[in-house]
RNA sequence: CUUACACAUGCAAGUCGAACGGUAACAGGUCUUCUUAUGCUGACUAGUGGCGAACGGGUGAGUAAUACAUCGGAACGUGCCCAGUAAUGGGGGAUAGCUCGGCGAAUGCCGGAUUAAUACCGCAUACGCCCUGAGGGGGAAAGUGGGGGAUCGCAAGACCUCACGUUAUUGGAGCGGCCGAUGGCUGAUUAGCUAGUUGGUAGGGUAAAGGCCUACCAAGGCGACGAUCAGUAGCUGGUCUGAGAGGACGAUCCGCCACACUGGGACUGAGACACUGGCCACACUCCUACGGGAGGCAGCCCUGGGGAAUUUUGGACAAUGGGGGAAACCCUGAUCCAGCAAUGCCGCGUGUGCCAACAACGCCUUCGGGUUGUAAAGCACUUUUGUCAGGGAAUAAAUCCUUUGGGCUAAUACCCUAUGGGGAUGACGGUACCUGAAGAAUAAGCACCGGCUAACUACGUGCCAGCUGCCUCGGUAAUACGUACGGUGCAAGCGUUAAUCUGAAUUACUGUGCGUAAAGCGUGCGCACGCGGUUGUGUAACACAUGUGUGAAAUCCCCGGAUCUUAACCUGCGAAUUGCAUUUGUGACUGCACGACUAGAGUGUAGUCAGAUGGGGGUGGAAUUCCACGUGUAGCAUUGAAAUGCGUACAUAUGUGUAGGAACACCAAUGGAGAAGGCAGCCCCUGGGAUAACACUGACUCUCAUGCACGAGAGCGUGGGGAGCAAACAGGAUUAGAUACCCUGGUAGUCCACGCCCUAAACGAUGUCGAGUCGUUGUUGGGGAUUUACUUCCUUGGUAACGUAGCUCACGCGUGAAGUUGACCGCGUGGGGAGUACGGCCGCUAGGUUAAAACUCAGAGGAAUUGCCGGGGCGCCGCACUAGCGGUGGAUGAUGUGGAUUAAUUGGAUGCCACGCGCAAAUCCUUACCUACCCUUGACAUGGCAGGAACUUUCCAGAGAUGGAUUGGUGCUCGAACGAGAACCUGCGCGCAGGUGCUGCAUGGUUGUCGUCAGUUGGUGUCGUGAGAUGUUGGGUUAAGUCCCGCAGCGAGCGCAACCCUUGUCUUUCGUUGGUACGAAGGGGCACUUUAAUGAGACUGCCGGUGCCAAACCGGGGGAAGGUGGGGAUGACGUCAAGUCCUCAUGGCCCUUAUGGGUAGGGCUUCACACGUCAUACAAUGGUCGGUACAGAGGGUUGCCAAGCCGCGAGGUGGAGCCAAUCCCAGAAAACCGAUCGUAGUCCGGAUCGCAGUCUGCAACUCGCCUGCGUGAAGUCGGAAUCGCUAGUAAUCGCGGAUCAGAAUGCCGCGGUGAAUACGUUCCCGGGUCUUGUACACACCGCCCGUCACACCAUGGGAGUGGGUUCUACCAGAAGUGGCUAG
Repeated sequence: CUUACACAUGCAAGUCGAACGGUAACAGGUCUUCUUAUGCUGACUAGUGGCGAACGGGUGAGUAAUACAUCGGAACGUGCCCAGUAAUGGGGGAUAGCUCGGCGAAUGCCGGAUUAAUACCGCAUACGCCCUGAGGGGGAAAGUGGGGGAUCGCAAGACCUCACGUUAUUGGAGCGGCCGAUGGCUGAUUAGCUAGUUGGUAGGGUAAAGGCCUACCAAGGCGACGAUCAGUAGCUGGUCUGAGAGGACGAUCCGCCACACUGGGACUGAGACACUGGCCACACUCCUACGGGAGGCAGCCCUGGGGAAUUUUGGACAAUGGGGGAAACCCUGAUCCAGCAAUGCCGCGUGUGCCAACAACGCCUUCGGGUUGUAAAGCACUUUUGUCAGGGAAUAAAUCCUUUGGGCUAAUACCCUAUGGGGAUGACGGUACCUGAAGAAUAAGCACCGGCUAACUACGUGCCAGCUGCCUCGGUAAUACGUACGGUGCAAGCGUUAAUCUGAAUUACUGUGCGUAAAGCGUGCGCACGCGGUUGUGUAACACAUGUGUGAAAUCCCCGGAUCUUAACCUGCGAAUUGCAUUUGUGACUGCACGACUAGAGUGUAGUCAGAUGGGGGUGGAAUUCCACGUGUAGCAUUGAAAUGCGUACAUAUGUGUAGGAACACCAAUGGAGAAGGCAGCCCCUGGGAUAACACUGACUCUCAUGCACGAGAGCGUGGGGAGCAAACAGGAUUAGAUACCCUGGUAGUCCACGCCCUAAACGAUGUCGAGUCGUUGUUGGGGAUUUACUUCCUUGGUAACGUAGCUCACGCGUGAAGUUGACCGCGUGGGGAGUACGGCCGCUAGGUUAAAACUCAGAGGAAUUGCCGGGGCGCCGCACUAGCGGUGGAUGAUGUGGAUUAAUUGGAUGCCACGCGCAAAUCCUUACCUACCCUUGACAUGGCAGGAACUUUCCAGAGAUGGAUUGGUGCUCGAACGAGAACCUGCGCGCAGGUGCUGCAUGGUUGUCGUCAGUUGGUGUCGUGAGAUGUUGGGUUAAGUCCCGCAGCGAGCGCAACCCUUGUCUUUCGUUGGUACGAAGGGGCACUUUAAUGAGACUGCCGGUGCCAAACCGGGGGAAGGUGGGGAUGACGUCAAGUCCUCAUGGCCCUUAUGGGUAGGGCUUCACACGUCAUACAAUGGUCGGUACAGAGGGUUGCCAAGCCGCGAGGUGGAGCCAAUCCCAGAAAACCGAUCGUAGUCCGGAUCGCAGUCUGCAACUCGCCUGCGUGAAGUCGGAAUCGCUAGUAAUCGCGGAUCAGAAUGCCGCGGUGAAUACGUUCCCGGGUCUUGUACACACCGCCCGUCACACCAUGGGAGUGGGUUCUACCAGAAGUGGCUAG
């Protein structure tokens, strides 16, 4: 206690002897010598009889009304109780018990004899009672106990009296039965329900009204104000929450109802259709001798089961209450107590004060300290609680005894009653409480610390383990995981989970919305409903006010009480219970009734007017197509381009004439009329509307659920019609495919008549009807006034554009409102599932309409903002394209990379922005890699101790590092000396060194790239709710956000430009080693050339034109140079987690006899292959040979190296000069002048290979450069594709330098020769500005849709099958009640 699941055992309802016959057990008496006898007494088993058992206690299954709450009502009953009246006379026959006998396992049953009563039955009596035909008739009882003065009696007793009881009856109280009204759940995917049903008459029945029941008669009754049906549920006072209104709930306590294993049914009784009574039936459990029986914890404990989950098989009747009794008493799992559970509420404690060396441990650290922390220790106090010891309650007053008074009575008995006094009675319990003793002693946890949300650090872990209420955290520096320290919050608790209300104005009555977020029905007509103009009189339903009754108590609130104070708690009074009923009044509002009015609404006038309003039958012309004929010849048609198609059987074109169908050019208009859909040649019929003046009706109005009508297109049915167009279909193209876009054909259909369908982005995404509320400008109807003018103005109905206030999230709306308001209707309540399923209705079909849930997500959506993006737009730029020149891609070689290989082929860089990159140069070294051999305070730094100067010679072993011997040497400073010190070397041991080990995604610094592109950004002001905007946009202009003009902006920063270097011209100055006339040289001089220092010069300054002005541009003049003159340096905010931990620095991690250090050898140089960047070529604009001319800028002492000599040559020798305007490298080459070759794999090309050498260097094998001789490969200009370049540029030619012992086809520089082309911005690529769209924001390398494959989860279908609920009809039918018949 969730399972109204099942229940062992015990207890929960008995009592009365003062109703009765009696005496089984116990106790006491009496009699008796004893045995014994005796109901004699207290009492009392079983029995007869009375009262009670219908209360109390439990539970919430059923029940949506036979219930409950509130307020009323009339046709009733009532034991005990209270008040009253009248009685209580006289008889009779049984029966249990007991006893005897019998049956049965048991429960139990049968028979004989005998007996009592307050048990039962008559007779008598009957005020009142009941029935009645109004005469009359009917009906009762019971006694028991106490006391007693007379009188009577042998006695019992009579008699009297009191008490209780009994009978009849009247009234009351309380209780109960019945009826009505109102109120309180959900569903319409439940719309119709009902046959005793609704009413009547008569009867029956009941305590009582009633279709409660029966017969007959009538056909009613209920229902959109929700009947019926289905689901759920005990109802209320109240509880929780909330500001309230409300919302959710109905434990504990009180009231009512229902139920008692399940179902049915009655009996008894005052009361039951009866929790611990009886009968029947089912299910279940138990006993059995198998024949038959027993049972009902939703009473208190307990047990099992179920479950996340709820206690003791306790004490007492002491108190309160109940039953019985005259009472004492007895019974009472009601109740009062105790036990268990921090389950809740409340209170208390776990100490208090002082105490800094701010101890120690712990944790962190910037290593200084900080924190734990006055915290502890220590000192001084206190003693609640706990422990021990002592004392120790209230709750208890009645009943009882007794004094006195009163009543009853003949009575001072008895009895009743009031008052005073006395004694007895305690489960809790030796409990609460009081006193004393010792002693800080006995007593703190839980959650959290990223934000919300108060409170942070370290370590461990490394998208793992884990956390998580939401956002999210975790991928090697986690305040988010785990632990620790510290902190924060609550505290005998704390946290989690589940649930309710709140916040949530997120169902909005208070109190929301519907143009675009969800939301206005496609449109109108219209019944019900709702709302309704001005005014008068009446009424009083409504409304308001007063009174009365009721609204139980408890609860909530207020004032009190008790508790030491306080709280929880307890209770007395009050208030409240906002409600219902009723009384009296008022007459403003609403309603109702009767009048009046005209401002709403409507009608009329042969008023006037506009119109694609609708319907019908005709008719007209243009055009397409078909047909016929003529003319005429080869194509036509179509497309981005084609093909299919048509055409010599004569097309297209053109002319003439017929046929047929459909649609109506111009007018024509953000024009018109219509409710919407929709409506266009002309003619006929016709609805509605607007306007002007007057007249009439007199609120007739507005809106509108259900209903009715209309309702584009497509579609359906029947019958026509069919020119053009054209789903489907066919063919041709396009394409990877192309069931498409394009083309050629082409059928339904489009058209007409009739009938259906009933949907659209049916949109103004804006329901209809009113009222009030600045303006401006068009246009379209009507009317009025006016004008020279069809001119202007006013008014009214429509239709557009802008716009004030106001509204709106914004966009926007704005007298035609989305503003301010009134009336009514419709609709919305996160996204998806889904406008779907099922059910209903409609439909011929297609389908329409009404319309969910499971499940799932944490957002879906609107408007606006900034970026990015677009096979969007305007406009601009760049060797971006175009126009050109030369290349790459093919060959061979060089070099770098990938891959493969390897002991190792160290490691980094990877689109542009890696790949002749870091590397301005790997034979050793470099070197970081591999193998082998070695070292361990170390190759290097610093500190300590000890020793020695440093340094140096020689030998041995070894691949070397290294190891072992060995020679010389005693230096410098201070000091007289001993000695001390500095530098250096060796040894020892500890702090440490060391690391090209990892992380560039922890970093600094530095670099690349967009890009030398023109952008980027504050302040202040202004605008916007805000993100943001403005400035920075616009018009021009520029290489430029360059400048000018305009402008809610103004004024600035970083960028641009300029300032810097170089080059081009000139001036001045300076000058040797330069230059130069002459010259052999020396020398002289500074005009020239030159060097390097200072200046000048260029500013759109001048002229003309263009530009609205200006900025500026175009052209010209002058000038060496002209419009930033050429080149360089210079790189904004930022982007790419771009590159670099292997330059350097550095956090963290890692290694420490090794990932450190040394040595030798090897490797970085490999090679099937792929790619990048270059070199050389393929030749005659050339190769080769001979001759000959002209640079610039550099370098040089470990160096450059001349002349001369030797060598074919590389080179050697040699030694002059030069620390450089002096000397050297150093002959520039292409070019030019001649000669030769003659288009060939060559006198092109030079790879490869062989031999012989030179040089550098310890060393040239792996693995250098060069020379000579010989050899003489590919290659005959390169596919797709792709690169550079706009002028002294490309191309071509050589020279120098850094690195470097040596080793460039690379890199960085230098000069020589020296072009072509640019119409231009359509396109490709990249970039900037403005604008537009956006579902993108790691931003188009975005986002995102569907199928399929695989895995998993849930579900559906499926031959079937089982069960439940409800309804209807029928069969059988227990117990029981009633009727009839017989006894």
A computed fold for a 1383-nucleotide RNA from an uncultured organism, annotated as small-subunit ribosomal RNA. Model confidence (mean pLDDT): 83 of 100. Its Rfam family is "Bacterial small subunit ribosomal RNA". The RNAcentral record of the sequence draws on ENA, Greengenes and SILVA.